Context: one part of a larger RNA
Molecule: small-subunit ribosomal RNA, 5' domain
Organism: uncultured bacterium
RNA sequence: GAUUGAACGCUGGCGGAAUGCUUUACACAUGCAAGUCGAACGAUGAACCCUAGCUUGCUAGGGGGAUUAGUGGCGAACGGGUGAGUAAUAUAUCGGAACGUGCCUUGUAAUGGGGGAUAACUAGUCGAAAGAUUAGCUAAUACCGCAUACGCCCUGAGGGGGAAAGUAGGGGAUCUUCGGACCUUACGUUAUAAGAGCGGCCGAUAUCUGAUUAGCUAGUUGGUGGGGUAAUGGCCUACCAAGGCAUCGAUCAGUAGCUGGUCUGAGAGGACGACCAGCCACACUGGAACUGAGACACGGUCCAGACUCCUACGGGAGGCAGCAGUGGGGAAUUUUGGACAAUGGGCGCAAGCCUGAUCCAGCCAUUCCGCGUGAGUGAAGAAGGCCUUCGGGUUGUAAAGCUCUUUCGCAAGGGAAGAAAACUUACAUUCUAAUAAAGUGUGAGGCUGACGGUACCUUGAUAAGAAGCACCGGCUAACUACGUGCCAGCAGCCGCGGUAAUACGUAGGGUGCGAGCGUUAAUC
Repeated sequence: GAUUGAACGCUGGCGGAAUGCUUUACACAUGCAAGUCGAACGAUGAACCCUAGCUUGCUAGGGGGAUUAGUGGCGAACGGGUGAGUAAUAUAUCGGAACGUGCCUUGUAAUGGGGGAUAACUAGUCGAAAGAUUAGCUAAUACCGCAUACGCCCUGAGGGGGAAAGUAGGGGAUCUUCGGACCUUACGUUAUAAGAGCGGCCGAUAUCUGAUUAGCUAGUUGGUGGGGUAAUGGCCUACCAAGGCAUCGAUCAGUAGCUGGUCUGAGAGGACGACCAGCCACACUGGAACUGAGACACGGUCCAGACUCCUACGGGAGGCAGCAGUGGGGAAUUUUGGACAAUGGGCGCAAGCCUGAUCCAGCCAUUCCGCGUGAGUGAAGAAGGCCUUCGGGUUGUAAAGCUCUUUCGCAAGGGAAGAAAACUUACAUUCUAAUAAAGUGUGAGGCUGACGGUACCUUGAUAAGAAGCACCGGCUAACUACGUGCCAGCAGCCGCGGUAAUACGUAGGGUGCGAGCGUUAAUC
């Protein structure tokens, strides 16, 4: 000199953009952060409509389907947080072969015919509660056989094995028990072949410090047989061999998430890894598996432990390193805000619902950037202050006065873009028996804004509402007076102060930066 996720002291007008627990991976009150689908299913059946009876506002029947606890499907493995662990099972780069893959894309072939249960519900029982349990009833895209099998899997190549589910919309002919069959479309379902994207695995190279850590290793190193996995492999196991690593630093110990990058520097380097992006690891501590395409799973399960809470003492409940917020720690770090309008995600045919992701707003000069606090004129060089050799000098064109301007702020009025889809309709086209329905494209119409009456524009009044901080001995730009008297104090280094202190304190003046300025800490 540059820089910071900074803090502290004094001061503080506005706007834009960004950042904001670096410390206790300490403990957490409260609310929210993952749901959705009735076009899978049985139930429940509100508003409303129709009919009949009349007692004129009720009863009965039919339609209608709002609502949802449950079964079922998909999601919950994403998104969000943190950096404890980890020095290599990680990361970065370059390669590899023995693998998996829900949703998505493109093909091929199918979607036949049956069965038995069970929740909800009803009736009980136990329990303070959490909850548990008995009997009975019922449905499905839940579950299980049978049939079929181009391709698929196993094989001793003879053979053997294996699947499915329907729902909704529309409809001309034909049949009909008047329910429909049947045809067709869309969404599904099953098998299989590829693709994309994603993921698992292996190798090479690189990745901090210590030798006051020199030897380490027994599933250890390799082989064979077997097991296991989606897959290779001591991954596991039985047997056999005695190997494997290491001064090119093994092992041990300490420290640490890694990278793109950030800061600095002319560069080479050095230091760092906040925010943003990629990867990894973790989710009260330790362990384990289940479900599933995917987890050994932050807001799932089980076991153990510590802690907290409820209890009728028998037993139960919990996990903010999600967003806010509280206590504690600390020099120190924000609101228990708004909205799903946009972007994106989950579910759904859709309408839509959910979304503390996200978009916004709030707080803080924490940082960066921009603007303002007026402009011109004005010498009687006013008054006052300070200094003085008492002549004057300086503050100083500074002020006052006169003439202007009105950024920002204030007040009033107008007022966005961010919104295009979805939706309706016309036409064309695809499927089709079809002009129906559905899909695609084009045109027209048209709904939706948290921010926010915000940005922005116009008008009005008035210089009006807006300057401080540090320093002035040398380094280093900037000097005098008074007070003090090795005292009080200053200080980054040299040093200053013991009666004339440009170095302490105050004042006047000056210098530097300026909504900041200094100090401290840290890096180059």